A computed fold for a 142-nucleotide RNA, annotated as c-di-AMP riboswitch aptamer (ydaO/yuaA leader).
The coordinates come from a structure-prediction model, not an experiment, and the mean pLDDT is 75.
Rfam family: c-di-AMP riboswitch aptamer (ydaO/yuaA leader). About the family: This family represents a conserved RNA structure found upstream of the ydaO and yuaA genes in Bacillus subtilis and related genes in other bacteria.

RNA sequence: CAAAGCCAAACGCCGAGUGCUGAUCUGCUGAGGAUUGGCAUCGGGGGACCCAAACUUUGGGGUGAAUGAAUCGGCAACGAUUCUAGGGAAGCUCUUGGCCCGAACCCGUCAGCUAACCCCGUAGGCGUGAGAGAGAGGAAAU
Repeated sequence: CAAAGCCAAACGCCGAGUGCUGAUCUGCUGAGGAUUGGCAUCGGGGGACCCAAACUUUGGGGUGAAUGAAUCGGCAACGAUUCUAGGGAAGCUCUUGGCCCGAACCCGUCAGCUAACCCCGUAGGCGUGAGAGAGAGGAAAU
C1' cells in the first nucleotide's frame, strides 16, 4: 500500500414492522440489554345483503417479491444445479444496462367479495451503492 474479516460511530438500505411511554429484572454509575403492558401509527386476516362464482375428487387457504419449470441424484421423502413469474439498490415515473434476492412460516379440511363487527402483527436482516438517458413534480425556508 492492497485485499479480506471483526467492532464502533455516523449516514443509509430491504421490510407494515415505526413513535411515545409504564412496570419488573439486569447493568457499580451511566449507556445499554431482557421480559411484559399502554397509547398512537402502519400492515394483514376473518366476516352479510348485493354482486360474482357454480357437480365431485386429487384438499384448500393465508403472510411474503419469493412463483413456476427443466435436468441430475434418490424407492420415496427430499436434496443439488440452472433458469423463471416477481421483488430490490440514496425522492418519483419511463427507457436501457449489468448486479442482488427469488427464502421462510402459519391455519387445519375451513375462508370469493364484504358494511357493521371481530382478530393478529408492528419482527428480523443488512452496507448492494452501476450507472446512463429522458420526463414529471412539489413542500419548506430565504